[in-house]
RNA sequence: GCAAACCGCGUGAAAGCGCGGGACGCAAAGCCUCCGGCCUACAGCGCGAAUGCGUGCCAGGGUAGCGGGGCUGCCG
Numbered sequence: 001g002c003a004a005a006c007c008g009c010g011u012g013a014a015a016g017c018g019c020g021g022g023a024c025g026c027a028a029a030g031c032c033u034c035c036g037g038c039c040u041a042c043a044g045c046g047c048g049a050a051u052g053c054g055u056g057c058c059a060g061g062g063u064a065g066c067g068g069g070g071c072u073g074c075c076g
Base pairs, nucleotide, nucleotide: 001026002025006021007020008019009018010017011016024065030071031070032069034068035067036066037063038062039061044057045056046055047054048053
C1' cells in the first nucleotide's frame, strides 16, 4: 500500500461484480483471460413433457485472493 469473511446499498439468469463500512491475510492480494483448473448455465441443443415445466450437455459469463504465463513496480 492492498483488503478476506461478514454487514448495507446497487447490479446480474446465476456464478459473480461495483460502492461504503470492516480486516483474514498478501512483498506484487498492481494490471492483463494466452494455457490449465474451478464456479455459474441466460441463450442454444438433446430428452421427457400438449403449452408451461423438468432434466442432461455446453461458455459466448465468471474467478487475477487457484495455479502457469505476460507487463509494470516501493524500500533495502

Source information:
c-di-GMP-I riboswitch aptamer from a rhizosphere metagenome, 76 nucleotides, folded computationally. Of the family's consensus pairs, 95% are formed in the model. The prediction has a mean pLDDT of 91.